[in-house]
Annotation
The RNA shown here (c-di-GMP-I riboswitch aptamer) has 87 nucleotides and comes from Candidatus Atribacter hydrocarboniphilus.
RNA sequence: UAGAUGAAAAGGCAAACUUUCCCAAAGGAAAAGGCGCAAAGCUACGAGCCUAAAGCAUUGCUAUGCCAUGGCAGUCGAGCCGCCAAA
Numbered sequence: 001u002a003g004a005u006g007a008a009a010a011g012g013c014a015a016a017c018u019u020u021c022c023c024a025a026a027g028g029a030a031a032a033g034g035c036g037c038a039a040a041g042c043u044a045c046g047a048g049c050c051u052a053a054a055g056c057a058u059u060g061c062u063a064u065g066c067c068a069u070g071g072c073a074g075u076c077g078a079g080c081c082g083c084c085a086a087a
Base pairs, nucleotide, nucleotide: 006084012037013036018031019030020029021028022027035074041080042079043078045077046076047075048072049071050070055066056065057064058063
C1' cells in the first nucleotide's frame, strides 16, 4: 500500500405508521418518524417476488383466469464506486 475481517471513533442511510402528491395497481417522491443496516451506496444483467391498466379467453355477470410492456436494489446473485481502522 492492497485485500479479507470488523472492536472503536466520526458520521451515513432510514423500516413500519402518519400527511400530501403521482399512479389502474404494485409502487414511487417529499415531510415527519426510527425497525434496523458495514455497503440498507448506485445499476433491472440473471433468478425470484408484487401488481394487472391495456390485451386475450371464459362468463349471462360485469365478474373469473392468463399475461409485463409496469414495479421491488431493505429478496438473492452479479457488476461498479466507497468512510475508518484495533486484534
About this RNA: NCBI's taxonomy places the organism under Bacteria, Pseudomonadati, Atribacteria, Atribacteraceae, Atribacter. The sequence was found by an Rfam model in a public genome assembly.